Notes:
A computed fold for a 73-nucleotide RNA from a Candidatus Omnitrophota bacterium, annotated as transfer RNA. The organism belongs to Candidatus Omnitrophota, within Bacteria.
RNA sequence: GCCGACGUAGCUCAGUUGGUAGAGCAACGGUUUCGUAAACCGUGGGUCGAGGGUUCGAUUCCCCCCGUCGGCU
Numbered sequence: 001g002c003c004g005a006c007g008u009a010g011c012u013c014a015g016u017u018g019g020u021a022g023a024g025c026a027a028c029g030g031u032u033u034c035g036u037a038a039a040c041c042g043u044g045g046g047u048c049g050a051g052g053g054u055u056c057g058a059u060u061c062c063c064c065c066c067g068u069c070g071g072c073u
Base pairs, nucleotide, nucleotide: 001072002071003070004069005068006067007066010025011024012023013022019056027043028042029041030040031039049065051063052062053061
């Protein structure tokens, strides 16, 4: 330099033929316990990597950047 995959909650990841986003773990609160852990119940947490474009509407489609990983040279 070229090609490909990926980037979504604190972490690991879902989510598509476009209709305003979820799970598990973690965190916090509660019940229980002499107390802790475990268990159970509940709550909060995201401008979906940045910027533009298309559209009534974009995590999703298009363009261009940034980053991570892999391959080729």
The coordinates come from a structure-prediction model, not an experiment, and the mean pLDDT is 81. Its Rfam family is "tRNA".